The RNA shown here (transfer RNA) has 71 nucleotides and comes from a Candidatus Kaiserbacteria bacterium. Lineage of the source: Bacteria > Bacteria candidate phyla > Candidatus Kaiseribacteriota.
[in-house]
RNA sequence: CGGGCUGUAGCAUAAUGGCAGUGUGCACGCAUGGGGUGCGUGUGGCCCGGGUUCGAUUCCCGGCAGCCCGA
Numbered sequence: 001c002g003g004g005c006u007g008u009a010g011c012a013u014a015a016u017g018g019c020a021g022u023g024u025g026c027a028c029g030c031a032u033g034g035g036g037u038g039c040g041u042g043u044g045g046c047c048c049g050g051g052u053u054c055g056a057u058u059c060c061c062g063g064c065a066g067c068c069c070g071a
Stems, first nucleotide, its partner, number of pairs: 001070007010024004018054001025043007047063005
């Protein structure tokens, strides 16, 4: 320098043009004499900018970051 892949909650990981879920973590409550553990409730997220569209996490363009390949 060129090409490809990835980017979603503190962490891990789905989904897909129309409400963004799951596990774990965290907070509170219940059960226990207490702990562990279990159950319930809550918490919090689509990498950034622009475009297309009635509507974008999803499609298009550019950028940024990470990984891989080539030179």
Rfam family: tRNA. The family's RNA type in Rfam is transfer RNA.